RNA sequence: GCCUGGGUAGCUCAGUCGGUAGAGCGCGUGGCUGUUAACCACGUGGUCGGAGGUUCGAGUCCUCCCUCAGGCG
Numbered sequence: 001g002c003c004u005g006g007g008u009a010g011c012u013c014a015g016u017c018g019g020u021a022g023a024g025c026g027c028g029u030g031g032c033u034g035u036u037a038a039c040c041a042c043g044u045g046g047u048c049g050g051a052g053g054u055u056c057g058a059g060u061c062c063u064c065c066c067u068c069a070g071g072c073g
Base pairs, nucleotide, nucleotide: 001072002071003070004069005068006067007066010025011024012023013022019056026044027043028042029041030040031039049065050064051063052062053061
């Protein structure tokens, strides 16, 4: 330098053919319990790596850039 796959909640990850973003864990409050843990209920969660473009509408499509992992030279 080139190619491939990633970057979405505090963490691990979903997100279909473009239709207005979720799960588990965590955290908070309450219940239960002699206490803790476990369990149950409710709550808490995001400029979707950055900037442009296309579109009525973009996490999703296009371009450039940053970054991580792997491969080729």